Model confidence (mean pLDDT): 88 of 100.
A computed fold for an 85-nucleotide RNA from Paenibacillus sp. CECT 9249, annotated as c-di-GMP-I riboswitch aptamer.
The sequence is in RNAcentral, with records from ENA.
The model forms 100% of the base pairs in the Rfam consensus.
[in-house]
RNA sequence: ACACGAUAAUGGCAAACCUGUCGAAAGGCAGGGACGCAAAGCUAUAGGGCCUUCUUAACUAUAAGAUGGCAGCCUGGCCGCCGAA
Numbered sequence: 001a002c003a004c005g006a007u008a009a010u011g012g013c014a015a016a017c018c019u020g021u022c023g024a025a026a027g028g029c030a031g032g033g034a035c036g037c038a039a040a041g042c043u044a045u046a047g048g049g050c051c052u053u054c055u056u057a058a059c060u061a062u063a064a065g066a067u068g069g070c071a072g073c074c075u076g077g078c079c080g081c082c083g084a085a
Base pairs, nucleotide, nucleotide: 004083005082012037013036017032018031019030020029021028022027035072041078042077043076046075047074048073049070050069051068053066054065055064056063057062
């Protein structure tokens, strides 16, 4: 240095749920709250997937296009703390 990741140290983040707020919705933000997380930091203009609303074709199953979203769904990219085996 790469890889790896401990019931180590120092710190960090914060699911569900509740309150407020923005949004048509999905969802976002703030506060409370902790299920978890070694990247639960960033990236949705890297790819896949999922959610949302609208349209079209079908009319029942679905497919396609468009809008917005999810990085705590997976893979990739960028950056980063610590150091036992």